[in-house]
RNA sequence: UAAUGAUAAAGGCAAACCAUGAGUGAUCAUGGGACGCAAAGUGUAGGAUCUUUAAAGUACUAUAUCAAAGAUUAAAGACAGCCUUACUGCCGAA
Numbered sequence: 001u002a003a004u005g006a007u008a009a010a011g012g013c014a015a016a017c018c019a020u021g022a023g024u025g026a027u028c029a030u031g032g033g034a035c036g037c038a039a040a041g042u043g044u045a046g047g048a049u050c051u052u053u054a055a056a057g058u059a060c061u062a063u064a065u066c067a068a069a070g071a072u073u074a075a076a077g078a079c080a081g082c083c084u085u086a087c088u089g090c091c092g093a094a
Base pairs, nucleotide, nucleotide: 005091012037013036017032018031019030020029021028022027035081041087042086043085045084046083047082049078050077051076052075053074054073055072060070061069
C1' cells in the first nucleotide's frame, strides 16, 4: 500500500413510529426516537420496485352484463437502508 473485517479503540449514521411542513402521489425535510448498519458516505451510470399521466384493449385477472380497477406499452418522477457499479473514507487484530 492492497485485500480483508475482530467480543479491539475512537467515533459515525439512524429503521419503524410520532409531531410539523412540502408534494396529485411515490416520497422528502426538520425535531424526537433506535430497528439495525464496516461504507446505512456521495453519485441514478445499469437494473428491480413504487407513483403519476396518456394511449390502446376486454385476448389476460374473472364470473352473465355494465362500469371501475389490475395486468401490458410509453413518458415523467420517487427510491442510494433493493441489487450491480463509480468515487471517497476511520482503525489495524487474525